A computed fold for a 73-nucleotide RNA from a Candidatus Omnitrophota bacterium, annotated as transfer RNA.
NCBI's taxonomy places the organism under Bacteria, Pseudomonadati, Candidatus Omnitrophota.
It matches the Rfam family "tRNA". It is annotated as a transfer RNA.
[in-house]
RNA sequence: GCCGACGUAGCUCAGUUGGUAGAGCACAUCAUUCGUAAUGAUGGGGCCACCGGUUCGACUCUGGUCGUCGGCU
Numbered sequence: 001g002c003c004g005a006c007g008u009a010g011c012u013c014a015g016u017u018g019g020u021a022g023a024g025c026a027c028a029u030c031a032u033u034c035g036u037a038a039u040g041a042u043g044g045g046g047c048c049a050c051c052g053g054u055u056c057g058a059c060u061c062u063g064g065u066c067g068u069c070g071g072c073u
Base pairs, nucleotide, nucleotide: 001072002071003070004069005068006067007066010025011024012023013022019056027043028042029041030040031039049065050064051063052062053061
């Protein structure tokens, strides 16, 4: 330098004919316990890497930029 995949909650990841964004773990509160852990219930937390385009409507389609990983040279 070229090619490909990926970027969604603190972490690991779902999210397909484009139609109001979810799970597990973690965190907070409560219950239970003499107390802790475990368990159960409830809750907080995300403008989906960034900037444009298409569309009535974009995490999703599309152009570019940045970053991570892999391959080729």